[in-house]
The RNA shown here (Fluoride riboswitch aptamer (crcB RNA motif)) has 63 nucleotides and comes from a Bacteroidales bacterium. NCBI's taxonomy places the organism under Bacteria, Pseudomonadati, Bacteroidota, Bacteroidia, Bacteroidales. It was read from a public genome assembly, where an Rfam model found it.

RNA sequence: UUUGUUCCCGGCAAUGGGGUCUGCCUCUAACCGUCAAGAAUGACUGAUGACUCCUGACAAUUA
Numbered sequence: 001u002u003u004g005u006u007c008c009c010g011g012c013a014a015u016g017g018g019g020u021c022u023g024c025c026u027c028u029a030a031c032c033g034u035c036a037a038g039a040a041u042g043a044c045u046g047a048u049g050a051c052u053c054c055u056g057a058c059a060a061u062u063a
């Protein structure tokens, strides 16, 4: 100096926040939804990666 591995910190998992768990990445990264179309473009689902709580939005019912 280069490469590999491990640990710590950190970041990420298509729309907010808390807790727990899982997975991924190591700043040259992980990640940046689905369908149709050559492209342009058009249409569609969900506040979670999973569980749970809170908040926001929409619909229905009751008081």
Stems, first nucleotide, its partner, number of pairs: 010025004016054006033044004